[in-house]
Order: sequence, then structure tokens, then C1' cells
RNA sequence: GGCGCCAUCGUCUAGUGGCUAGGACAGGUGGUUCUCAUCCACCAAACAGGGGUUCGAUCCCCCUUGGCGCUA
Repeated sequence: GGCGCCAUCGUCUAGUGGCUAGGACAGGUGGUUCUCAUCCACCAAACAGGGGUUCGAUCCCCCUUGGCGCUA
């Protein structure tokens, strides 16, 4: 250089065009407890950036950025 794969809450991840973007852990508040832990309830928290297609994009296409792999 060429080709391929990946990028979603703090972390790990689900999500094949119309979801309030879901779950687990972690965090916060409250309950339970003499206290802590456990357990229960609730809360906050995310689609890498830009453009395109579409009535509608996390999802499809292109470019960029970053990571991984194969190849010369």
C1' cells in the first nucleotide's frame, strides 16, 4: 500500500429500517437491618465524526478517525 472485521451508558453487551435504545456489573437515593453485608424498589447514564439513500437510519451506502487481523 491492498483486503477484511469492529466501534452502543463508567465497563461488558442486546438490538437485521418505525424500540421511551434494553440487560448485567459498577454508581446514587430510599426501604429492610442495632450496624455492615445481602436482598428489594427507584434514579442517572450511550449509538465514534461527517455526508448520502429513505416518509423514517443504531441498522443500508460513501468518506474520515481509532482498534484488530490477513497479505505484499
A computed fold for a 72-nucleotide RNA from a Candidatus Magasanikiibacteriota bacterium, annotated as transfer RNA. NCBI's taxonomy places the organism under Bacteria, Bacteria candidate phyla, Candidatus Magasanikiibacteriota. RNAcentral holds the sequence, with entries from ENA. Rfam family: tRNA. Rfam classes the family as a transfer RNA. Model confidence (mean pLDDT): 82 of 100.